The part of an RNA shown here (large-subunit ribosomal RNA, domain VI) has 252 nucleotides and comes from a Candidatus Microgenomatia bacterium.

[in-house]
Context: one part of a larger RNA
RNA sequence: CGUUUGAGUCUUGAGAGGAGCUGACCUCAGUACGAGAGGACCAGGUUGGGGGAAUCCCUAGUGUGCCGGUUGUAGCGUCAGCUGCAACGCCGGGUAGCUACAUUCCUUGGUGAUAACCGCUGAAAGCAUCUAAGUGGGAAGCCCACCUCAAGAUAAGGACUCAUCAUUAGACUUCCCGUAGAACACGGGAUUAAUCGGCUGGGUGUGGAAGCCCUGUAAAGGGUUAAGCUUACCAGUGCGAAUCGGUCGAAG
Numbered sequence: 001c002g003u004u005u006g007a008g009u010c011u012u013g014a015g016a017g018g019a020g021c022u023g024a025c026c027u028c029a030g031u032a033c034g035a036g037a038g039g040a041c042c043a044g045g046u047u048g049g050g051g052g053a054a055u056c057c058c059u060a061g062u063g064u065g066c067c068g069g070u071u072g073u074a075g076c077g078u079c080a081g082c083u084g085c086a087a088c089g090c091c092g093g094g095u096a097g098c099u100a101c102a103u104u105c106c107u108u109g110g111u112g113a114u115a116a117c118c119g120c121u122g123a124a125a126g127c128a129u130c131u132a133a134g135u136g137g138g139a140a141g142c143c144c145a146c147c148u149c150a151a152g153a154u155a156a157g158g159a160c161u162c163a164u165c166a167u168u169a170g171a172c173u174u175c176c177c178g179u180a181g182a183a184c185a186c187g188g189g190a191u192u193a194a195u196c197g198g199c200u201g202g203g204u205g206u207g208g209a210a211g212c213c214c215u216g217u218a219a220a221g222g223g224u225u226a227a228g229c230u231u232a233c234c235a236g237u238g239c240g241a242a243u244c245g246g247u248c249g250a251a252g
Base pairs, nucleotide, nucleotide: 001152005163006162007161008160009159010158011157015149016148017147018146021049022048023047024046025045026044027043033038050107051106052105053104054103055102059100060099061098062097066093067092068091069090070089071086072085073084074083075082076081110144112142117137118136119135120134170248171247172246173245174190175189176188177187178186195241196240197239198237199236200235201234202233205229206228211224212223213222214221215220
């Protein structure tokens, strides 16, 4: 820009893409077959490998803005207590998120038309012949079926609702954000508000804070004290910030 009024929401599916793998064991059955040795088809069941998707409840990893231990050095006047730097200084753990080594599921059943091939009937050619007319079976393959995209499918599809002269329906901008993200886009929210931050409560993690008291010459230990602190988690709460606004917007 088009789809011939403009919008919002939900759809149909022409077409396109993806997937398509495979082993072992059990039953049938030590049966059919075979002198024996050996040893099935068909059919049913179980369980793996490889591949894929989703998810973070469990397990595990990471987790440089969480907690603790500890070395050297410097600073806060000294002690104590903290802080900076040393690969996060090093070390022990670890929330959310992200992940796999974790969990769950799929990789299948069937319809149709067929290939090689096997047939039926059957002439040309009194026979024969699956083929010439006619007709049946037949594959991990093909078309469906399964998953995803999809009306620029210009044959531009369909349904419902809204708008009727304007500060319309609606869209964009701006601002607060994230289940989204390189920008953009997408999604949520903007005071008639829980969107983000803060605060409060909870959860989780760490593992027993500081100060004071007691014991010990001291290093240190014990008590107060399941303490103190606690990022991304779950809620509540207008305390702070989403102010005020702007642009576009059709025919009858």
Description
Model confidence (mean pLDDT): 86 of 100. The full RNA is in RNAcentral, with records from ENA. The organism belongs to Candidatus Microgenomatia (nom. nud.), within Bacteria.